[in-house]
């Protein structure tokens, strides 16, 4: 240069067109407790950017950015 590949809550991850975008962790509040720690219960907050397809896109196409890998 080429050629594959990943990009979703702060962190890690689920999610093959029509979901309230789900879980653990994690921070907050509350109940437990004499305090703390567990532990229960709510709460909290995301689809990398731009364009296309399509009624309908995180999902499929392409184009970028960024990270991995494999070539020369």
């Nucleotide at each position: 240069g080429g050629c594959c590949u990943c990009a979703u809550c702060g962190u890690c991850u689920a999610g093959u067109g029509g979901u309230u975008a789900g879980g653990a962790c994690g921070c907050a509040u509350g109940g437990u407790u004499c305090u703390c720690a567990u532990c229960c219960a709510u709460g909290u907050a995301a689809c990398c950017g731009g364009g296309g397809u399509u009624c309908g896109a995180u999902u499929c196409c392409c184009c970028g950015u960024g990270g991995g890998g494999c070539u020369a």
Molecule: transfer RNA
Organism: Patescibacteria group bacterium